[in-house]
Context: one part of a larger RNA
RNA sequence: AUGAACGCUAGCGGCAGGCUUAAUACAUGCAAGUCGAGGGGCAGCAGAUGUAGCAAUACAUGCUGGCGACCGGCGCACGGGUGCGUAACGCGUAUGCAAUCUACCUUCAACAGGCGAAUAACCCGGAGAAAUUCGGACUAAUACGCCGUAGAAUUACUUAAUGGCAUCAUCAGGUAAUUAAAGAUUAAUCGGUUGGAGAUGAGCAUGCGUAUGAUUAGCUAGUUGGUAAGGUAACGGCUUACCAAGGCGACGAUCAUUAGGGGAUCUGAGAGGAUAAUCCCCCACACUGGUACUGAGACACGGACCAGACUCCUACGGGAGGCAGCAGUAGGGAAUAUUGGGCAAUGGUCGAGAGACUGACCCAGCCAUGCCGCGUGCAGGAAGACAGCCUUAUGGGUUGUAAACUGCUUUUACACGGGACUAAUACCAUAUACGAGUUAUGUGGAUGCAGGUACCGUGAGAAUAAGGAUCGGCUAACUCCGUGCCAGCAGCCGCGGUAAUACGGAGGAUCCAAGCGUUAUCC
Repeated sequence: AUGAACGCUAGCGGCAGGCUUAAUACAUGCAAGUCGAGGGGCAGCAGAUGUAGCAAUACAUGCUGGCGACCGGCGCACGGGUGCGUAACGCGUAUGCAAUCUACCUUCAACAGGCGAAUAACCCGGAGAAAUUCGGACUAAUACGCCGUAGAAUUACUUAAUGGCAUCAUCAGGUAAUUAAAGAUUAAUCGGUUGGAGAUGAGCAUGCGUAUGAUUAGCUAGUUGGUAAGGUAACGGCUUACCAAGGCGACGAUCAUUAGGGGAUCUGAGAGGAUAAUCCCCCACACUGGUACUGAGACACGGACCAGACUCCUACGGGAGGCAGCAGUAGGGAAUAUUGGGCAAUGGUCGAGAGACUGACCCAGCCAUGCCGCGUGCAGGAAGACAGCCUUAUGGGUUGUAAACUGCUUUUACACGGGACUAAUACCAUAUACGAGUUAUGUGGAUGCAGGUACCGUGAGAAUAAGGAUCGGCUAACUCCGUGCCAGCAGCCGCGGUAAUACGGAGGAUCCAAGCGUUAUCC
């Protein structure tokens, strides 16, 4: 010093931290949705209208608010978890890409003409225990397809200029070919397509650094290089065919063991050593192994397919599942928390917005696990009281100003009363300004989980609050009794066999203090 544990003890608050072991298995709930201002619609809810009826009521109508399921868009590649694997361009640092991509966002330029075929939902019928699924018929779109138009786009050929570290790059032309679009509405806007630039994010390559073992000395056939082709956003044995025989290694290859890396943290005067919890960055993984699909981005934790192990359902034909998300359960363990509240704030996704969703996050709960702060009273008070303990014993010493007693205070606890900051540039209303707009500025209104909490005030009352370890030396603190190499102590030296400051008890003392000791580990 610690993510600690154990023993004894325990008044309060603030801030932080909390499965280090079984990447073991998981009941249950929640953790990713959103948009009706893309679409056809309308199951359910609410309203309206109509019909019947005296009425209660019943029925009808997508007509309206809105909206389950469906088509479509965006998101689901973020956020959150874990450290299995990995000794590696994985990480750190410094460079390069003349070898690259980038949805949403910003900016600049240009454009948006026409046509078509389907399909889900709904309806009808069927199969199945279920999961689910098949057939028929109907229909829409910002879904899908075709045609037209197009260059600062792409491809091929070609002319000139400029520049560079090489392959080359940039720029100005020419010819030919290829590729676009979508609408919505409250009429303000929001979207669509193509291209340039930016921003952001990502990919790739390289120098250097990055654990232990030589009781691991040789390793390697896509292996090393070349040519050609394929593939990729892109370079490349990345892949394939052919050709050559190379490549690595005592400056430690290969093999084995261990291990996520860093910023940092602990220690130390420093150099160094140790560690890799919390927080931040990067990497890897998502029951085990493999594969691709979609997409700007994944080879995708809460997507798909295949194989495997395990668990569950079954009508035995067949199906379902994946907490290393937040809680929680069992197990393991010396050991680690609530199946809590809220989207008020910050941030994220979707949306024109209102808003919805958000176990991210903000809060609360539990635990002295740590750090910090506060309190358990203050002043006076000698007959130096009684009891206790020691003693050289009519006495003295000590406990000890300690107590009693007198005066004071009220932090804290308790009771009562008041009561937040966090909240505003978002939304609504209104005024003013101008370039007249969903514009700018001002004013007012509404919105708080935490929380009736923090905090403030009042009241009475010393009232509600101290323990743990140690006292032979190291090492601060000593006597008596008991015991008698016994019982026991002990970190080391060592104590104990009849006067034990070392065992046990008592009185006293010392050190820390809501903690104190022990154990473990690091410096």
Small-subunit ribosomal RNA, 5' domain from an uncultured Bacteroidota bacterium, 523 nucleotides, folded computationally.
It matches the Rfam family "Bacterial small subunit ribosomal RNA".
RNAcentral holds the full RNA, with entries from ENA, Greengenes and SILVA.